This is a predicted structure of an 88-nucleotide RNA (SAM riboswitch aptamer (S box leader)) from Sebaldella termitidis ATCC 33386.
RNA sequence: AUAUCAUCAAGAGGAACUGAGAGACAGGCUCUGUGACGUUCCAGCAACCUACGUAAAUCGUGUGGUGCUAAUUCCUGAAAGAUGAAAA
Numbered sequence: 001a002u003a004u005c006a007u008c009a010a011g012a013g014g015a016a017c018u019g020a021g022a023g024a025c026a027g028g029c030u031c032u033g034u035g036a037c038g039u040u041c042c043a044g045c046a047a048c049c050u051a052c053g054u055a056a057a058u059c060g061u062g063u064g065g066u067g068c069u070a071a072u073u074c075c076u077g078a079a080a081g082a083u084g085a086a087a088a
Base pairs, nucleotide, nucleotide: 002087004085005084006083007082008081013042014041015040016039017038021031022030023029025077026076027075028074043069044068045067048065049064051061052060053059073080
């Protein structure tokens, strides 16, 4: 990167570094030198996989692997996007 399946109206931010754009794309709207976006650290949310409760679960805990922590995937649109799982 490809096709498949599931989910996307809930939830959860501080610090340091950096320094101008960022929110995928188009239009809108918004965030941003009162420092956004990004990276790192710590903290947290969640429960897809895993582990455990357990014999079993659609239940629970939150051990480990991801993910996520402005706005309903920010809104609308599209043969759109994101994340997870398993497969070749």

Its mean pLDDT, the model's own confidence on a scale to 100, is 84. The same sequence occurs in records of 2 taxa. RNAcentral holds the sequence, with entries from Rfam and Ribocentre.